[in-house]
């Protein structure tokens, strides 16, 4: 330099172009306990970035950025 795959919550992963982007774990608050734990309840938290297509984009197209793999 070329090809290819990936980028969603603090972490690991979901989401046919259409309902409020959902779950597990961690963390937080409350209950629980003499204390800690187990267990229970609750809240918060995310689509890498610019543009395009579309009535509607996490999803499709394209430039960029970052990462994995391959070739040179």
């Nucleotide at each position: 330099g070329c090809c290819u795959c990936c980028a969603u919550a603090g972490c690991u992963c979901a989401a046919u172009g259409g309902a409020u982007a959902g779950a597990g774990c961690u963390g937080c608050u409350c209950c629980g306990u003499c204390c800690u734990a187990a267990g229970g309840a609750g809240a918060a938290a995310a689509u890498c970035u610019g543009g395009g297509u579309u009535c509607g984009a996490u999803u499709c197209c394209u430039g960029g950025u970052g990462g994995g793999g391959g070739c040179a």
Predicted 3D model of a 72-nucleotide RNA (transfer RNA) from a Candidatus Moraniibacteriota bacterium. Taxonomically the source falls in Candidatus Moraniibacteriota (Bacteria, Bacteria candidate phyla). Rfam family: tRNA. By type it is a transfer RNA.